A computed fold for a 75-nucleotide RNA from a Thermoplasmatota archaeon, annotated as transfer RNA. Rfam family: tRNA. Lineage of the source: Archaea > Methanobacteriati > Thermoplasmatota.
[in-house]
RNA sequence: GGGCCCGUGGGGUAGCUUGGUCCAUCCUAGGUGGUUCGGGACCACUUGACACCGAUUCAAAUUCGGUCGGGCCCA
Numbered sequence: 001g002g003g004c005c006c007g008u009g010g011g012g013u014a015g016c017u018u019g020g021u022c023c024a025u026c027c028u029a030g031g032u033g034g035u036u037c038g039g040g041a042c043c044a045c046u047u048g049a050c051a052c053c054g055a056u057u058c059a060a061a062u063u064c065g066g067u068c069g070g071g072c073c074c075a
Stems, first nucleotide, its partner, number of pairs: 001074007010028003020058001029047006051067005
């Protein structure tokens, strides 16, 4: 230098093929409450994310282009 794959809450993960509704899924974690003499466990509620910029479209996590970061291969 060239090619391929990946980036989603504090941690992990589904959704991308085939764009579609309002609150983007689930587990874990955090917070509040219940339960307990107290704690753990359990139950209920709750907090929080689409790497960044631009484009297409009525509508983008999903399509297209570029950038950044990580991994693999070729030279």